Background:
Predicted 3D model of a 154-nucleotide RNA (c-di-AMP riboswitch aptamer (ydaO/yuaA leader)) from uncultured Mitsuokella sp. The RNAcentral record of the sequence draws on MGnify. Rfam family: c-di-AMP riboswitch aptamer (ydaO/yuaA leader). Its family is annotated with cyclic-di-AMP binding and regulation of gene expression in the Gene Ontology. The prediction has a mean pLDDT of 77.
[in-house]
RNA sequence: AGCUGAGUCCAGCCCAGGAGCGGGGGAACCAAGUUUUUGGGGUGAACGUCUGGCUCACGGUGUCAGACCGCAAAGGUCUUCAUGGUGAAAAAGGCGAGGGUGGUCUUCUCUACCCUAACCCGGCAGCUAACCUCGUAAGCGAAGAGAGAGAGGA
Numbered sequence: 001a002g003c004u005g006a007g008u009c010c011a012g013c014c015c016a017g018g019a020g021c022g023g024g025g026g027a028a029c030c031a032a033g034u035u036u037u038u039g040g041g042g043u044g045a046a047c048g049u050c051u052g053g054c055u056c057a058c059g060g061u062g063u064c065a066g067a068c069c070g071c072a073a074a075g076g077u078c079u080u081c082a083u084g085g086u087g088a089a090a091a092a093g094g095c096g097a098g099g100g101u102g103g104u105c106u107u108c109u110c111u112a113c114c115c116u117a118a119c120c121c122g123g124c125a126g127c128u129a130a131c132c133u134c135g136u137a138a139g140c141g142a143a144g145a146g147a148g149a150g151a152g153g154a
Stems, first nucleotide, its partner, number of pairs: 002140003008019003020136006030126001039124001040121004047096005055088004060083003065079005097116006106150005
């Protein structure tokens, strides 16, 4: 230089503000009506499912060791240990789905690579004119840049 993203521009001492952009709530009509702890919903690409089994919880069985109840024995309780069961479950991985990059722009097809975090509402939200309301952050970033078709410019 550029890239992701709504997250830009103007003005401004600060706080406020304006434009643009983006999100949510919210009638009628329409849709859905039947599932309200198995909670539900929203921002965002950041979801679904399977394998996995660090670890945790609760029972069962066994009984080495220790402590306690018991005069003692028998027996019992707790801790530790072993074994097996049920439930939850981290790392990692597979498949599907979604998102991004490959330097003129844009659309389609293919192809290579990468990503699927985090947060909010608080029992509540279909769509939705008027109307109400919120956001406008953050991060990455280097040495020549994939192929085909279409569009635009010179």